Description:
Small-subunit ribosomal RNA from a Pseudomonadota bacterium, 1572 nucleotides, folded computationally.
[in-house]
RNA sequence: UUUUUGGAGGGCUUGAUCCUGGCUCAGAGCGAACGCUGGCGGCGUGCCUAACACAUGCAAGUCGUGCGCGAAAGUCGGGGGCAACCCCGACGAGUAGAGCGGCGGACGGGUGAGUAACGCGUGGGUAACCUACCCCCGAGACUGGGAUAACUCCGGGAAACCGGGGCUAAUACCGGAUAAAGUCUCUUAUCGCCUUAGGAUAAGAGAUGAAAGCUGGCCUCUGCUUUGCAAGCUGGCGCUUGGGGAUGGGCCCGCGUCCUAUCAGCUAGUUGGUGAGGUAAUGGCUCACCAAGGCUAUGACGGGUAGCCGGCCUGAGAGGGUGACCGGCCACACUGGCACUGAGACACGGGCCAGACUCCUACGGGAGGCAGCAGUGAGGAAUCUUGGGCAAUGCCCGAAAGGGUGACCCAGCGACGCCGCGUGGGGGAAGAAGGCCUUCGGGUUGUAAACCCCUGUCAGGAGGGUAGAUGUUCCGGCGGGUGAAUAGCCUGUCGGGAUGACCAACCUCCAGAGGAAGCACCGGCUAACUCCGUGCCAGCAGCCGCGGUAAAACGGAGGGUGCUAGCGUUGCUCGGAUUCACUGGGCGUAAAGGGGGUGUAGGCGGUCUGGUAAGUCAGCUGUCAAAUCCCACGGCUCAACCGUGGAACGGCAGCUGAAACUGCCAGGCUAGAGGCCGGAAGAGGGGAAUGGAAUUCUCGGUGUAGCGGUGAAAUGCGUUGAUAUCGAGAGGAACACCGAUGGCGAAGGCGAUUCCCUAGGACGGCCCUGACGCUGAGACCCGAAAGCGUGGGGAGCAAACAGGAUUAGAUACCCUGGUAGUCCACGCCCUAAACGAUGAGCACUAGGUAUCCCCGCAAGGGGGUGCCGAAGCUAACGCGUUAAGUGCUCCGCCUGGGAAGUACGGCCGCAAGGUUAAAACUCAAAGGAAUUGACGGGGGCCCGCACAAGCGGUGGAUUAUGUGGUUUAAUUCGAUGCAACACGAAGAACCUUACCUGGGCUUGACAUGCCGGUAGUACCGACCCGAAAGGGAAGGGAUCCCCGAGCAAUCGGGGAAGCCGGCACAGGUGCUGCAUGGCUGUCGUCAGCUCGUGCCGUGAGGUGUUGGGUUAAGUCCCGCAACGAGCGCAACCCCUGCCUUUAGUUGCCAGCCCUGCGAAAGCAGGGGGCACUCUAAAGGGACUGCCAGCGUCAAGCUGGAGGAAGGUGGGGACGACGUCAAGUCCUCAUGGCCCUUAUGCCCAGGGCUACACAUGUAAUACAAUGGCCGGGACAGAGGGCUGCCACCUCGCGAGAGGGAGCAAAUCCCCUAAACCCGGUCCCAGUUGGGAUUGCAGUCUGCAACUCGACUGCAUGAACGAGGAAUCGCUAGUAAUCGCGGAUCAGCACCGCCGCGGUGAAUACGUUCCCGGGCCUUGUACACACCGCCCGUCACACCAUGGGAGUCAGUCGCGCUCGAAGUCACCGGGAGCCAACCCGCAAGGGAGGCAGGUGCCUAAAGUGCGGCUGAUGACUGGGGUGAAGUCGUAACAAGGUAGCGGUAGGGGAACCUGCAGCUGGAUCACCUCCUUU
Repeated sequence: UUUUUGGAGGGCUUGAUCCUGGCUCAGAGCGAACGCUGGCGGCGUGCCUAACACAUGCAAGUCGUGCGCGAAAGUCGGGGGCAACCCCGACGAGUAGAGCGGCGGACGGGUGAGUAACGCGUGGGUAACCUACCCCCGAGACUGGGAUAACUCCGGGAAACCGGGGCUAAUACCGGAUAAAGUCUCUUAUCGCCUUAGGAUAAGAGAUGAAAGCUGGCCUCUGCUUUGCAAGCUGGCGCUUGGGGAUGGGCCCGCGUCCUAUCAGCUAGUUGGUGAGGUAAUGGCUCACCAAGGCUAUGACGGGUAGCCGGCCUGAGAGGGUGACCGGCCACACUGGCACUGAGACACGGGCCAGACUCCUACGGGAGGCAGCAGUGAGGAAUCUUGGGCAAUGCCCGAAAGGGUGACCCAGCGACGCCGCGUGGGGGAAGAAGGCCUUCGGGUUGUAAACCCCUGUCAGGAGGGUAGAUGUUCCGGCGGGUGAAUAGCCUGUCGGGAUGACCAACCUCCAGAGGAAGCACCGGCUAACUCCGUGCCAGCAGCCGCGGUAAAACGGAGGGUGCUAGCGUUGCUCGGAUUCACUGGGCGUAAAGGGGGUGUAGGCGGUCUGGUAAGUCAGCUGUCAAAUCCCACGGCUCAACCGUGGAACGGCAGCUGAAACUGCCAGGCUAGAGGCCGGAAGAGGGGAAUGGAAUUCUCGGUGUAGCGGUGAAAUGCGUUGAUAUCGAGAGGAACACCGAUGGCGAAGGCGAUUCCCUAGGACGGCCCUGACGCUGAGACCCGAAAGCGUGGGGAGCAAACAGGAUUAGAUACCCUGGUAGUCCACGCCCUAAACGAUGAGCACUAGGUAUCCCCGCAAGGGGGUGCCGAAGCUAACGCGUUAAGUGCUCCGCCUGGGAAGUACGGCCGCAAGGUUAAAACUCAAAGGAAUUGACGGGGGCCCGCACAAGCGGUGGAUUAUGUGGUUUAAUUCGAUGCAACACGAAGAACCUUACCUGGGCUUGACAUGCCGGUAGUACCGACCCGAAAGGGAAGGGAUCCCCGAGCAAUCGGGGAAGCCGGCACAGGUGCUGCAUGGCUGUCGUCAGCUCGUGCCGUGAGGUGUUGGGUUAAGUCCCGCAACGAGCGCAACCCCUGCCUUUAGUUGCCAGCCCUGCGAAAGCAGGGGGCACUCUAAAGGGACUGCCAGCGUCAAGCUGGAGGAAGGUGGGGACGACGUCAAGUCCUCAUGGCCCUUAUGCCCAGGGCUACACAUGUAAUACAAUGGCCGGGACAGAGGGCUGCCACCUCGCGAGAGGGAGCAAAUCCCCUAAACCCGGUCCCAGUUGGGAUUGCAGUCUGCAACUCGACUGCAUGAACGAGGAAUCGCUAGUAAUCGCGGAUCAGCACCGCCGCGGUGAAUACGUUCCCGGGCCUUGUACACACCGCCCGUCACACCAUGGGAGUCAGUCGCGCUCGAAGUCACCGGGAGCCAACCCGCAAGGGAGGCAGGUGCCUAAAGUGCGGCUGAUGACUGGGGUGAAGUCGUAACAAGGUAGCGGUAGGGGAACCUGCAGCUGGAUCACCUCCUUU
């Protein structure tokens, strides 16, 4: 540079993320099956299951040119007979037929049972072999003989068939001759031909030892019986023998060829030798004898499974899977055994025997083998016609003609597969109708259809028609060969005849769009969306998952998407899956490093030189059949399909060469390793001895009432004297301080001192050996604690156990006791969170710092132990010269979770148990690290009437009111922890009203539109029924507009309104607040919630927002990889507190004037005024501005000055992102659903007012800080015409009757009350308290019975300060006092919303309770702790282990028996026999057969055993299941930190002891590190 080739991922674990990991999908394929559907053709393909059983037909015959026999029907002729008919002859015909003989039935065809094997594949060997038919070459074929089948006769038998007598032929059989090149034995020679004992060639000797004819032609030779025939000649076929070839085979060898080690040892013909037998041939193939070998961890033996290959499917490839069709090999032929024949067999359509099965039978006996082609039954999800033909190809026989051939060629059936074609093409918008949807406008189906114009494939009809036959064969002609020959035969060529099962293809014509489309899917993956139905139902589902009333996921429909004569589903294989990783993975925490060492096999191995050539590399050669795949070209119209040619990589083998690397051999080297010498360090190991402190016990002294123990107690000990204390003694165990993150060891582990024995390491010297090394499957040894055995010992501690507490319980935690054990000796056990969760060795890759040891004066060097960090690695966390970095070597281990480290089996153990180690079944995850939250009976900081400090309440009483509950015809509905409960209700007697009962209405009480009707209509309406609503009804009785006629009155027509009837529709406080809007509550007036850009992180995400200060505040300041910004905070708004200005009626009256009254004070009125109060508008004022101190020269804090007010002055309005599927469909609005003479509407009455109870919120009290009586004083804010009502009269009073003013700063409601003064009561259920009840009234209202308020008189209940518990409030607040208003006819209001009057106490403080904010930590939570989650028990289902056994299969061993048959042997071979020999013959001999015996042996029997499977009362655990029971073990310090090992105990999770681990939170201290 050119060319070729070439690899895609997605879904599912989480709130989210990254990783690990499994499940699953998209692809391709199939001998398929199933569902729906189905027009045509071509080419292929079709029992994968029962190697299950088979009816019927066919599948292997052929040759008359090897041989002997030899019909019949029928026809013709003759004869006989009356006739039926009989006989003879000819033709049929030397035909059919069987037989003798030859060749072939060992091929072709089927199947895959068996086989894990030299069976297959590949490459070799055979000097250890065979090969019929075929080809080539040589030689020969002479001479004799005796039988036998057929046939015939007789006999037996049901049959199959058999026996006997007799005749006969051959290319059948036998003898002799000839021949040696053959074979065997012996001898000799040659050979660089080869090898294994040899072989080849040549020569010699001996032995052995062949044959068959048939057929055609001819007369040249010969003979004869001379138109000629032959023994002659000649041709063809056949025969014998030898050599060679070709083809086919036998045997042997190297290499390759599934799973299982829970199969670890196997083996007597076994391994070898000698000899023999046997075979075509080697060999232990077989036998006798001898020896004792042979195989195996590189997997013997055993078990399971399986025909192998070319290939086929898949895959980028490497690989994986597979072995249908086609081809090669093997094996088998009902099952098992056996041989015979033959060139070849132990023989699919041959034989013998045994067995099972089927059939026939006259019961005596016989017959059979479709895994040939069709076909049947059976099995099964499933696999075809009892077809045609030998025309072609091939095979067998034949000289040939020819015959045979279910091989084969064709046809049939099946969409089973691949390929091709068609079901029409163009035009066509009013975008028809119909369907579906709709926001009602429309959209879509859709140019689709209709309609117009065309075309004519396929199928249909009619006709034509080539190839497969260039073959074979016959006839004729012409050549060539053979030959004496113009016969004959062989052969070439030309012409002609005959020959096709299938029956095409192709071509022409006819008609007419006419006959020809389905299937799956449409939630994501994955391409395609709406409506209806359904309502966790019915159903779907490959995974995730859909369905509980708006389902793109179910079912239907419309529409769409994909593929198309198919489309889907199921099953299976490969792929994706780098998920067994050779290419191409991992093991600190995800699954995974062996507990540690020594070391065997094995694997790997420093440096130099020489040699060699096994590995390695290169070239060449052979081979890897054909087909397939690939490439090119070609043939069917194309394609599928087919033909011809070509070819690579690579495998195996051979030859030649190379020598770097590895190996091997030899010789060196010293850097690895080891040794030697030296001094030093150490809790290294074993043994012995010794020591002091402490606990306990014993004795004695002192001493007295307690001790002990806990959260608090109790059990326990103690007046028989404890505890305490002093002294003496005993005994066992452990060794404080030193002590450390320190040291040593391989690990476990090792800690007083001294001595003895002993191992290892580091350093220094650089003296010695000379690769002696590394690792290490098995193996062996060591191996904490607990535990076991035997014997000691036993102080303390302490499983079990006992008691006391705790608790709902407490088989625990706590306490008092206490036994094994803990200790020693010896022997076992062999496991741990045996951990650095990190195998060992070597090398390389920045540093800093601390500490220990050695060397060195030091600098520094070496070795060890920690921390922090570079590069790099890692999913992250982290690791980082002590690697988890970069490489090499060796070992161990992993492959989703559960079941399970379990079962079974093996091995070990005294036992406990250890080790090795599954499966069924089940799940769509289980996990790691990190992130954001939430949570913690984690930590830190900080707020809030959160606690505390106070004041007053609630919880007790009575009443009111709301709620629950109950009741009821109905007690309408909603609200339900905080955040429902004097809430919706700011007015339930009717109404309201939604509820109940009853009575009524039906276009409706109300809206809009349309149609029809309507002058006695609308409207009014006496009267009747009725509770009303409603129904009926006499009577009265209209209006407006337009047009036409008329002078007009008026008349006619149409319309409006109204009414009636009808149709659309109204109406619904019916359902869904979990379909919604709007509004609202709540966290919370809490200080938070976010964004842009940048930066960090693979990412979720972080940073900013954390930190240091500060604040009421994410308020502000400082710092900072952040810089800014938004929503919140604050401020801006309103009320209030001070001042100013403006304004002055209805407000005000200080001062001035006048009048009236009065003694005066003063009051009233009128002028007048707007100073004051006030009203209501505008402004001012407060900002940490000033001073001092503190503080980082900050923000700010503390104090002060001034000021009406001071650090947000007080109060209000204002509520971030969001949370609670919070509340409301009954305010309103609204999707969907539901009702339509009722779930709508009207009416009367009732109910919402019920009442054993429970509860919330209030009112009033329980009294003297009080009640009552009398007198006296001071507000604010509101309201008022259907109203507020002065004032007067009446009534005790509620109120009534009159009645002025006021639509209001004017009049009225309107006396405020607490308070003050005086009096009284005298601690009592009272002069407290007022419930309840009776009577009498007032008022509102249509109406106070259910069910109003008020008044008077009477009545006078509970209640004497409220248990556990609990609420509000931090100042004009709490407490207390009254006043007003909304709703409203009236009223339950004691409620609510406002108003003012009087007016406190307390806050040390933040430990605790509750709520909240920020930071941090742990987490197995994320529906977020009201979370998660464990085990027993109970129930249901599933698979599985054990199990007295039972049953079956299979294999092995021993023994018994033993068919057929081979072989061997036996003998007076007695019975039988033709060939040869003797003999005239009879007969005999040789030989053979039959017979007998023996070995072997199938089947059978029997005994024992192994393995496998099925089943089994009962039993063990396991898994799964929507809401069961008991507890609460684990996750936050999970409330006793948890976990691994072990032991004991316990309903259960578990608890406790012992020695371990951190994969424990928290606080403190120490050490180290980082930064300055």
Description:
The source organism's lineage runs through Bacteria, Pseudomonadati and Pseudomonadota.